[in-house]
RNA sequence: UAACCAUCCCGAGCGGCCGAGAGAUCUGGCUCUGUGACGCCGCAGCAACCACCGAUGAACAACAUGUUCACGGCCGGUGCUACCGCCAGGACCGAUGGAGA
Numbered sequence: 001u002a003a004c005c006a007u008c009c010c011g012a013g014c015g016g017c018c019g020a021g022a023g024a025u026c027u028g029g030c031u032c033u034g035u036g037a038c039g040c041c042g043c044a045g046c047a048a049c050c051a052c053c054g055a056u057g058a059a060c061a062a063c064a065u066g067u068u069c070a071c072g073g074c075c076g077g078u079g080c081u082a083c084c085g086c087c088a089g090g091a092c093c094g095a096u097g098g099a100g101a
Base pairs, nucleotide, nucleotide: 001101004098005097006096007095008094013043014042015041016040017039021032022031023030025090026089027088028087029086044081045080046079049077050076052073053072054071056070057069058068059067060066061065085093
């Protein structure tokens, strides 16, 4: 970078720095924002995609026991922590994770 699979109405905020726009894009709304938003950093937390764990359940294979799925846990790798991806419509739309090229 392009294609593939899954998810996107649950959940979770404080401090420091910065200084004007921000909520991806277009149109129309709605909202956040000098009582400092957005962003960056630190810490904390949420969650359970991956990893890991399991005196749990099921299926399959079996000499050992293992594999897969579900469920549960979670100190690791990501991600996320205003508003349903803020809402409606649009488009070879976007974001995150996974496994490869």
SAM riboswitch aptamer (S box leader) from Glutamicibacter uratoxydans, 101 nucleotides, folded computationally. The sequence was found by an Rfam model in a public genome assembly. NCBI's taxonomy places the organism under Bacteria, Bacillati, Actinomycetes, Micrococcales, Glutamicibacter.